Molecule: small-subunit ribosomal RNA
Organism: uncultured prokaryote
RNA sequence: AGAGUUUGAUCCUGGCUCAGAACGAACGUUGGCGGCGUGGAUUAGGCAUGCAAGUCGAACGCGAAAGGGUAGCAAUACCCGAGUAAAGUGGCGAACGGGUGAGUAACGCGUAGGAAACCUGCCUUCGAGAGGGGGAUAACACUCCUAACGGGGUGCUAAUACCGCAUGAAACUACGGAGUCGCCUGGCUCUGUAGUCAAAGGUGGCCUCUGUUUACGGCCUGAUGCUUUAAGAGGGACUCGCGUCGGAUUAGCUAGUUGGUGGGGUAACGGCUUACCAAGGCAACGAUCCGUAGCCGGCCUGAGAGGGUGAUCGGCCACACUGGAACUGAGACACGGUCCAGACUCCUACGGGAGGCAGCAGUGGGGAAUUUUGCGCAAUGGGCGAAAGCCUGACGCAGCAACGCCCGUGUGGGUGAUGAAGCAUCUUGGUGUGUAAAGCCCUGUCAUCGAGGAAUAAGUUGACGUGAUUAAGAGUCGUGUUAAUUGAAUGUACUCGAGAAGGAAGCCCCGGCUAACUCCGUGCCAGCAGCCGCGGUAAUACGGGGGGGGCAAGCGUUAUUCGGAAUUACUGGGCGUAAAGGGCGCGUAGGCGGCCUGGUCAGUGAGAUGUGAAAGCCCUCGGCUUAACCGAGGAAUUGCUUCUCAUACUGCCAGGCUAGAGUACAGGAGGGGAGGAUGGAAUACCCGGUGUAGCGGUGAAAUGCGUAGAUAUCGGGUGGAACACCAGUGGCGAAGGCGAUUCUCUGGACUGUUACUGACGCUGAGGCGCGAAAGUGUGGGGAGCAAACAGGAUUAGAUACCCUGGUAGUCCACACCCUAAACGAUGGAUACUUUGUGCUGCGGGUAUCGACCCCUGCAGUGCAGGAGCUAACGCAUUAAGUAUCCCGCCUGGGGAGUACGGUCGCAAGGCUGAAACUCAAAGGAAUUGACGGGGGCCCGCACAAGCGGUGGAGCAUGUGGUUUAAUUCGAAGCAACGCGAAGAACCUUACCUGGGCUUGAACUGUAAUGGACCGGAGCAGAGAUGUUCCUUUCCCUUCGGGCCGCCGUAGAGGUGCUGCAUGGCUGUCGUCAGCUCGUGUCGUGAGAUGUUGGGUUAAGUCCCGCAACGAGCGCAACCCCUGCUUUUAGUUGCCAGCAUUAAGUUGGGCACUCUAGAGAGACUGCCCGCGUUAAGCCGGAGGAAGGUGGGGAUGACGUCAAGUCCUCAUGGCUCUUACGUCUGGGGCUACACACGUGCUACAAUGGCCGGUACAAAGGGUUGCAAGACCGCGAGGUGGAGCCAAUCCCAAAAAGCCGGCCUCAGUUCGGAUUGCAGUCUGCAACUCGACUUCAUGAAGUCGGAAUCGCUAGUAAUCGCUGAUCAGCAGGCAGCGGUGAAUACGUUCCCGGGCCUUGUACACACCGCCCGUCAAGCCACGAAAGUCGGCAGGACCCGAAGUCGGUGCGCCAACCGUAAGGAGGCAGCCGCCUAAGGUCAGGUCGGUGAUUGGGGCUAAGUCGUAACAAGGUA
Repeated sequence: AGAGUUUGAUCCUGGCUCAGAACGAACGUUGGCGGCGUGGAUUAGGCAUGCAAGUCGAACGCGAAAGGGUAGCAAUACCCGAGUAAAGUGGCGAACGGGUGAGUAACGCGUAGGAAACCUGCCUUCGAGAGGGGGAUAACACUCCUAACGGGGUGCUAAUACCGCAUGAAACUACGGAGUCGCCUGGCUCUGUAGUCAAAGGUGGCCUCUGUUUACGGCCUGAUGCUUUAAGAGGGACUCGCGUCGGAUUAGCUAGUUGGUGGGGUAACGGCUUACCAAGGCAACGAUCCGUAGCCGGCCUGAGAGGGUGAUCGGCCACACUGGAACUGAGACACGGUCCAGACUCCUACGGGAGGCAGCAGUGGGGAAUUUUGCGCAAUGGGCGAAAGCCUGACGCAGCAACGCCCGUGUGGGUGAUGAAGCAUCUUGGUGUGUAAAGCCCUGUCAUCGAGGAAUAAGUUGACGUGAUUAAGAGUCGUGUUAAUUGAAUGUACUCGAGAAGGAAGCCCCGGCUAACUCCGUGCCAGCAGCCGCGGUAAUACGGGGGGGGCAAGCGUUAUUCGGAAUUACUGGGCGUAAAGGGCGCGUAGGCGGCCUGGUCAGUGAGAUGUGAAAGCCCUCGGCUUAACCGAGGAAUUGCUUCUCAUACUGCCAGGCUAGAGUACAGGAGGGGAGGAUGGAAUACCCGGUGUAGCGGUGAAAUGCGUAGAUAUCGGGUGGAACACCAGUGGCGAAGGCGAUUCUCUGGACUGUUACUGACGCUGAGGCGCGAAAGUGUGGGGAGCAAACAGGAUUAGAUACCCUGGUAGUCCACACCCUAAACGAUGGAUACUUUGUGCUGCGGGUAUCGACCCCUGCAGUGCAGGAGCUAACGCAUUAAGUAUCCCGCCUGGGGAGUACGGUCGCAAGGCUGAAACUCAAAGGAAUUGACGGGGGCCCGCACAAGCGGUGGAGCAUGUGGUUUAAUUCGAAGCAACGCGAAGAACCUUACCUGGGCUUGAACUGUAAUGGACCGGAGCAGAGAUGUUCCUUUCCCUUCGGGCCGCCGUAGAGGUGCUGCAUGGCUGUCGUCAGCUCGUGUCGUGAGAUGUUGGGUUAAGUCCCGCAACGAGCGCAACCCCUGCUUUUAGUUGCCAGCAUUAAGUUGGGCACUCUAGAGAGACUGCCCGCGUUAAGCCGGAGGAAGGUGGGGAUGACGUCAAGUCCUCAUGGCUCUUACGUCUGGGGCUACACACGUGCUACAAUGGCCGGUACAAAGGGUUGCAAGACCGCGAGGUGGAGCCAAUCCCAAAAAGCCGGCCUCAGUUCGGAUUGCAGUCUGCAACUCGACUUCAUGAAGUCGGAAUCGCUAGUAAUCGCUGAUCAGCAGGCAGCGGUGAAUACGUUCCCGGGCCUUGUACACACCGCCCGUCAAGCCACGAAAGUCGGCAGGACCCGAAGUCGGUGCGCCAACCGUAAGGAGGCAGCCGCCUAAGGUCAGGUCGGUGAUUGGGGCUAAGUCGUAACAAGGUA
């Protein structure tokens, strides 16, 4: 510090997710030790048991027992125990310490202040005092009631308990005086008078004095206690500035409320309380209400600013079963006190009682989850005490828990290659685990055992010195020495020794992010997953193994927080199109604001000051072996207070200025607004005339109108609405919007010129006003148009598009509504910043007689474009540039502008405006493709123009389907279907049935064994095979073997699966003209450019231009055949002339034909024209051939997971007495049917008969076979010749000549069937071809539809070959005869280039919307119903304070004793908790039914959107 994820790719926006750190954690798994920390976060739910607050005999009175001892026989007495225990009176403490976080949004907390408005026990300091009396009471004793808790009565007694009196001011109150200060409510100091209020002793020591003279008292003295005054310290109460969560779908709240006066009350100010008076107080700078929450130092995170949090430690607050209340006290409205009410638990004799772990342990409950009913007061701290000491679940320790990467440490170190075994993989030979192990040599931390053994201890007591006090050498206090003594943890830390590598390693991960890869299993299953996503038979993603990576006594997961996230943006974001500018104006509060001068110093800056507790963080140093941890010092604590200084800027005050703003004056422009009047054209209707059969409407029609006279046309009239031309990226207005002419009223802007005011300005939350269309109300109006509606069409349907009609409405007046893609998708204002060119309004200059033209100023309105900006597109002085000010708005998509609530509206509806749930995207701009019922250009037998077919018939052949034991398998639109198959009777053959074999039919190695092998024959059998027999028994030799058979083994074998694991080969787009690269340039980038453009071509062919310049694969050419010709060569070919023959038969010849080698030729080379002077095109000449002459071979980058595992090869899987192999027979040849491809026909351009002519290219020795003979024929017999320019196949056929047939199911057609044959072959039954005779089916030119072909082509005619024993209507070739047509590119199909749109990219066979149906989920409404919370009104009203009363009761004081003062009980009143009643509010749960929403591989209906998406 970033990364993954939207796309085919890109940039941007934007969300989601990850890597980091943290934790009072929990869960899974594993677990050696130690240190230091931490540990009920949930039910502030309930609690058994024990302990957690006592102490003081030096305040007081009383006062045991057990036990022991003595005496006694014993009872008993006495002594010790002991003035002890226990209880009581009294004092202090119990208000601290400890726990918890329910409540609390508050002066509760934090921070800084105030008090001239306060209190303060114990402690410290300075003073003063402490005199003299009195009456009770508990304990105790006796007695009564009671189950218990407890209580009553009588009697006795003490005090540092209680009560008077005295003294008393520096204290308080009242009235005065003086001084001084102040914040001018008053404070402080001094002082006068009057009034009021105190006390307590206990104890140690001593003897100068004194009393009773035992010992004590007085006295003295010490320390202590008491009263009182002043002050301090510390503590507490009060008050105030600032800060302190969310909600406005909470906007108004408040009657003790705000203030005053009087009274009361408090420690104290105060509506704190009460009576009266006034009517205030708070709130958009957020009152009130609702929700949530203890606050802080700090802690976590972060670069910081921030965000989150408030465990442990520390400060404050609040609470103590729930609610209320006071008492005592210095302090409480009191955790381990009291009273009352309530809930709960327990006891009970039913009458009543008791209790409060949010103290420490512990228990059950709840929960994912949180410890021992431990030890000790040794230390620190606290209470009491003079002290010793006692108490202390505070605290110190121990126990439990890996709870905490908070820290430390170990599980060994060295050497060790045969690179062991095992395991994994595997190319079978290796590789990995791996120096890892074993082995050898060492060490000894920790644990274990043994031995030694601290620190934490300071004090206390005694003794002896010494100082102070004192009359004192007592005593007491301080201090020193010395002795004794105090440790829970603990025989712990630590040290030493012993033995032994022995007791001590796991967890997660390994597709990318993210370090780490392989095998097997599984087969969209099981499963994984933080995001993207893996898994459908080769999974580095699931599970296991091996290996590797990370961390390590832990490792992962989950929850949560911050970070990354600049994803709420103060630091530090945005709003034209991504989310986001309010529809527009006026204007309130608020925010911001021109130039100059002076003042002030609030903001601001600087310095100082106090504070910002400690702990923590940071730095330095130190102590534990180190570290964590702990200690000391420093820094920091960014804040606030106070003081001083500065005065530029901002604010405030005062004065001035004119450049902002405004006013006056003079002008011109304008569909600016409102109201009135008027006008012509057109539509419709009405009346009349002319006139006759149609009109109208559409893609085509129909509905409709018309013989009752329409449409058309002429004349006249009525009525409503809108204003052609002018008219223009022209004008006006804030926006919405405004268009005939004219009149009246009226707003604003602009130009010009001076004069005036003097910052009067900008923006604008709320508020107010305006606001298209549609819509609403009332009343008018209604020509045209036209939702709804009706009819006609279209259509599968057509509730649409089209047509004919047609009502609201559109128009007017008044009143509502208040929304729009209300758009420049761009808020307003001001300033600044290169240019060019239009238009509108006004002005100036020059010039002119004048108008133009030209130069120029202001205002407005457009276009192009620069810098700059922008993700890009684009914007660009009219900014989306550079800046300032103010307002509005945004924060992923969907749910949703929905629900609920509120508010506005007559309604429709508007404004405001969520959540649950769900997705990992949604989006913007641009790029490359693809596509379009987008456009342009161009091509192709693509259409058109033609010729011939297919589709109908019969047959052949292939396929589907069906059938079958099997009908083997593959091929599937074009691009499967006479295809693999260039030839299934057996074989082939892969299929079926039956019979056999199991190292096998074929192959290799190895070990053993035997022997030739080979050849022939018999028997059984369907054959394979089995069995027997005969013949032969070999060759080489390095003596191992080669060769063959047999047996064993390793392995063979598979036309079994996967063409979606593959190679190779092939089809197709397509012989279409395309496909790319290097460098450069442009662009953030994907990419673009080049390759586009203008021409041209069959062609990315060529030329020109051009930020491109070149190059490659394709095109073309080079290759083959063919067309002309030359030359060479003439045998098996040829024959012009000569000779010869039946015959080029022979001689001869090589001219010609031909053959097959080598050349030549054609290149737009030449000419005219066109074209840009080019490329090229058109025409022409010459030429056998002319513009690639014709044909072939040749197939770019790629597409279709196209085809083929059954040609071959091959990974993986699979079978192994079978899915291998041999064999007989069968099947692939089936047959209701459907399709493709063909053949033959339907006839006269024909058929039949006879005669006769002319090819090319091939094949031939297991072969072609002549002549001859036989057969009607297929063919047979026979065999010349030929290994081929020699011989043979071989007859070419159509054609030509002659004849017959005469339009018919025929002399057409030949299917089918019968008999008889031929040939091949082991064998023609299933199942061959051919022949003769006989038979003579359908068919008379073929529906919708559809195919081929542009010239030696179509059509037509025959010939040959491959395969092959035989079998050709198929296929591959060959020649013969030999046409028609092409205007043209509108349309169909396919293709190429450019451009455009796109929501497509699996790319239109795309994408995608809504209803319905099914399942799941959350939410809203709902008759109701059930709860929570707070408030109001009223009723009732405990305890208690206060007040009143007090006839009952009472010790202290007064009192000649009657009584009084004072107090108490009781009663009454105010207030008031809980409770009750009533009507509402608010929040929540639930609810038949209902509403929409979301999600869910393959449901239904349509086709709305994306292309002009087929009606933009």